[in-house]
A computed fold for a 478-nucleotide part of an RNA from a metagenome, annotated as small-subunit ribosomal RNA, 3' major domain. Its Rfam family is "Bacterial small subunit ribosomal RNA". Its mean pLDDT, the model's own confidence on a scale to 100, is 84.

Context: one part of a larger RNA
RNA sequence: UGACGGGGGCCCGCACAAGCGGUGGAGCAUGUGGUUUAAUUCGAAGCAACGCGAAGAACCUUACCUGGGCUUGACAUCGAAGGAAUCUCUUAGAAAUAAGAGAGUGCCCCUUCGGGGGAACCUGAAGACAGGUGCUGCAUGGCUGUCGUCAGCUCGUGUCGUGAGAUGUUGGGUUAAGUCCCGCAACGAGCGCAACCCUUGUCUGCUGUUACCAGCAUUAAGUUGGGGACUCUGCAGAGACUGCCGGUGUUAAACCGGAGGAAGGUGGGGAUGACGUCAAGUCCUCAUGCCUUUAUGUCCAGGGCUACACACGUGCUACAAUGGUCUGUACAAAGGGCUGCUAACUCGCGAGAGUGUGCUAAUCCCAAAAAACAGGCCUCAAUUCGGAUUGGACUCUGCAACUCGAGUCCAUGAAGCUGGAAUCGCUAGUAAUCGCGGAUCAGAACGCCGUGGUGAAUACGUUCCCGGGCCUUGUACA
Numbered sequence: 001u002g003a004c005g006g007g008g009g010c011c012c013g014c015a016c017a018a019g020c021g022g023u024g025g026a027g028c029a030u031g032u033g034g035u036u037u038a039a040u041u042c043g044a045a046g047c048a049a050c051g052c053g054a055a056g057a058a059c060c061u062u063a064c065c066u067g068g069g070c071u072u073g074a075c076a077u078c079g080a081a082g083g084a085a086u087c088u089c090u091u092a093g094a095a096a097u098a099a100g101a102g103a104g105u106g107c108c109c110c111u112u113c114g115g116g117g118g119a120a121c122c123u124g125a126a127g128a129c130a131g132g133u134g135c136u137g138c139a140u141g142g143c144u145g146u147c148g149u150c151a152g153c154u155c156g157u158g159u160c161g162u163g164a165g166a167u168g169u170u171g172g173g174u175u176a177a178g179u180c181c182c183g184c185a186a187c188g189a190g191c192g193c194a195a196c197c198c199u200u201g202u203c204u205g206c207u208g209u210u211a212c213c214a215g216c217a218u219u220a221a222g223u224u225g226g227g228g229a230c231u232c233u234g235c236a237g238a239g240a241c242u243g244c245c246g247g248u249g250u251u252a253a254a255c256c257g258g259a260g261g262a263a264g265g266u267g268g269g270g271a272u273g274a275c276g277u278c279a280a281g282u283c284c285u286c287a288u289g290c291c292u293u294u295a296u297g298u299c300c301a302g303g304g305c306u307a308c309a310c311a312c313g314u315g316c317u318a319c320a321a322u323g324g325u326c327u328g329u330a331c332a333a334a335g336g337g338c339u340g341c342u343a344a345c346u347c348g349c350g351a352g353a354g355u356g357u358g359c360u361a362a363u364c365c366c367a368a369a370a371a372a373c374a375g376g377c378c379u380c381a382a383u384u385c386g387g388a389u390u391g392g393a394c395u396c397u398g399c400a401a402c403u404c405g406a407g408u409c410c411a412u413g414a415a416g417c418u419g420g421a422a423u424c425g426c427u428a429g430u431a432a433u434c435g436c437g438g439a440u441c442a443g444a445a446c447g448c449c450g451u452g453g454u455g456a457a458u459a460c461g462u463u464c465c466c467g468g469g470c471c472u473u474g475u476a477c478a
Stems, first nucleotide, its partner, number of pairs: 001478002003475003007472007015462002019426005026317008034308002042053002064303007073129001077128002081123003086103007107118004131292002134290002140287002142282003145278001147276001152191006158167003171182003197270004202238005208232001212227002216225002241264001244258005319419001323378007335366003340359002345354003385416001390411007432454007
C1' cells in the first nucleotide's frame, strides 16, 4: 500500500421488512446429470452451466456409430492434354459410384472456308498443394459474461517521506453520482458520472395519399364528389432550466413546499459498461502454434443425437363457481407477405381441399384480437373441473413422417382437491392476467424476441440476511 475481520462509523440496492403472484407436490414440454448404448457428437458447471451455443436434429443439418466407396481429393489456385456447355437412356448397386449408348454444337477474334486461336464450362497425367468441428482457451488475438451503470480508476507538476509511498482523491455539507459547494500543500488534467443519440408524453408550422370526415351533397359502405378542420403519417421546431415565489441552509452547494404547466427537479424507457477481477467462457464463428495426409480428410446408405429404474433446473396446463360451457355484441398495438400473404364462393363436422380475386402493400391479404360485456345452462361432485394416456379414422408439409413431425374428428378420460423443508420475481401502467405478431423455418414452440388490452397491493423502517461504496481500526496474511 492492499486484502481480510462472527471490528467500528456513515450510506445505498426488491437486500431485508410491508405486500402481490409463483417454484418446490401432479401431468406434460424442454435442458442437464446419471445410467444404457455400436453411437446415444461436442462444448457450457455456484451466483455468472442446466427452454445455454441451438433464431427451430425425419434425410440434409451432423461434428457420433455401422457398413459400402475415393485418394491432388467434396472445395481453392496453377497445370501437359482433350472436349462446347448441356440433355436423355440402359445395366449393376442401398446409394455413392462404375460400365455403356445416344442427342447436341452456342459466344468472341482471324480465315486461303480446310481450319486456327480465345473466354466461360466439363474431363484430366504428374505434382505443388488442398482438407481436418483433430489437441491445447493454462501459449494467444478477437468477441463475450461477471462484479456493475457500482462511482470509482489514474496522471502531470509541486510538496512531504531515507524509502515503499503519501498528498491531490482526506475533512464539513450535499447529490443518483469523485454531483456540486466550502475548506485545505496542493494546483491542474484524463478515463468514467452527467449531457449530446433513439423512443415515448404536450403544443406549433409544413405535408395531405393509400390515412382522416366537422360542415354540404351522395352511398349498402369515407362508397363517391368535395374538404384541409380533426385523427394520423413524415419532416422541422418549441417546451423543463431548480427558470419563478416562500422557507431551511454558511450570504454556498443544495433540500422542502408552492405557482404556472401536457410534463418538475435525471419526466418514463432504451442505447451507452472506466482502471481492473475471475489463468471466468469460447481453438465447434473466425484468426493462430502443434499434430494428421490411401486418413484425424472426403462421398454415400442406414442408424444415433429423440434411449430410460432414477435425480435436478426452467417452463406450460391444471386442481375450478372471481369458474366451465353455449349463443350473441364490442374495443388494439406492433409486425409479415411474390418460390409469398391470400379475399369471396363451393365442398368437408373439422384439420383442410377445389376454384379464384386483390396486393411488390398507410391501398390488398394474414386478421378472428382475447380477456371484457349481455343472456342461458351447470350447483360443489374427481364433476359439464382437469386434460395425460390409449384405440380408430383422417389432413398437411416433404423424395420420404417406422425408428422420429405438426394438426383434425370420434371414442377413451390418468394424476391432480393449492403442494414439506426450502426458495424466486416484482415498487406503476409495474406485478398479475389476456390475447396478437415476428425471426428461425418445406414442415415442426409450452422456448425466444416484440406488441398492445385489463390492471392492483404494499414500503413503518434500516435492527437483522445478501451484495456494494467511503472513512477508520486490528492483523503472526501478500